[in-house]
């Protein structure tokens, strides 16, 4: 001085699904209640913010597997996706002083 794991400051981005029972209601649908996965299931949380599979699209996709969602492969070297600041281990140049 440069790279940078990681940290805090401030800012943004993003998701909330499934399955059961009850109850209102003509119905589509609502509500409460219990379970399931999951970091998170609306929490004031929780993940993520360009080395970006968080999340969205295609896509009501496709196999496989689940009561279902969820999970596994595959689309996917697809197409988009939302940062500044300061602090800084290792490492690595350079200078200046001493021996």
């Nucleotide at each position: 001085c440069c790279c940078c794991a990681u940290c805090g400051c401030u800012c943004g981005g993003g998701g909330c699904g499934c399955g059961g029972g009850c109850u209102c209601g003509g119905a589509g649908g609502a509500g409460c209640c219990c379970g399931c996965u999951g970091a998170g299931a609306u929490g004031g949380a929780c993940c993520c913010g360009c080395a970006g599979a968080a999340c969205c699209u295609g896509a009501u996709c496709c196999g496989g597997u689940u009561c279902g969602c969820a999970c596994c492969g595959g689309c996917g070297u697809a197409g988009g996706g939302a940062a500044g600041c300061g602090a800084g281990c290792c490492g690595g140049c350079g200078c200046a002083c001493g021996c």
Predicted 3D model of a 99-nucleotide RNA (TPP riboswitch aptamer (THI element)) from a Deltaproteobacteria bacterium. Of the family's consensus pairs, 96% are formed in the model.